A computed fold for a 72-nucleotide RNA from a Candidatus Pacearchaeota archaeon, annotated as transfer RNA. Its mean pLDDT, the model's own confidence on a scale to 100, is 83. It matches the Rfam family "tRNA". By type it is a transfer RNA. Lineage of the source: Archaea > Nanobdellati > Candidatus Pacearchaeota. The sequence is in RNAcentral, with records from ENA.

[in-house]
């Protein structure tokens, strides 16, 4: 110091240019003598920051920052 890849809920990840899902955790209720397990319901997200492009960016550019490989 050059190149590749990654950054999304507490954790592990999915996303197509049209406003965000799942799982596992967590709070309720069911359901059991009782506990798990099940099953139903529910909270939780400034999509890593700043710019750009678009009517509309988590998504496409360009820059940063962290991280993870390679080269040297």
């Nucleotide at each position: 110091g050059g190149c590749u890849c990654c950054a999304u809920a507490g954790c592990u990840u999915a996303g197509a240019g049209g406003u965000a899902g799942a799982g596992c955790g967590c709070g309720g209720c069911u359901c059991u003598c009782a506990u798990a397990a099940g099953g139903c319901c529910g909270a939780g997200g400034u999509c890593c920051c700043g710019a750009g492009u678009u009517c509309g960016a988590u998504u496409c550019u360009c820059g940063g920052u962290g991280g993870a490989g390679c080269c040297a």